Transfer RNA from a Candidatus Omnitrophota bacterium, 75 nucleotides, folded computationally. The sequence was found in a public genome assembly. It matches the Rfam family "tRNA". Rfam's curators write: Transfer RNA (tRNA) molecules are approximately 80 nucleotides in length. Taxonomically the source falls in Candidatus Omnitrophota (Bacteria, Pseudomonadati).
RNA sequence: GACCCCAUCGUCUAGCCUGGCCUAGGACAAGAGCUUUUCAAGCUCUCGACCGGGGUUCGAAUCCCCGUGGGGUCG
Numbered sequence: 001g002a003c004c005c006c007a008u009c010g011u012c013u014a015g016c017c018u019g020g021c022c023u024a025g026g027a028c029a030a031g032a033g034c035u036u037u038u039c040a041a042g043c044u045c046u047c048g049a050c051c052g053g054g055g056u057u058c059g060a061a062u063c064c065c066c067g068u069g070g071g072g073u074c075g
Stems, first nucleotide, its partner, number of pairs: 001074007010028004020058001030046005051067005
């Protein structure tokens, strides 16, 4: 330098290919409550995310372009 892949709650991840219901779902973690002599476990609830910018569209996490970061292959 060329090409390919990835980026979503604190962590891991589903959804993306095939645009549209509902609050973007789940597990763990965190907070609160119940239970227990206490802890743990269990139950209920809460908090919490689409890498940035632009475009297409009635409508974008999803499609397109440019960038940023990470990984890989080739030279």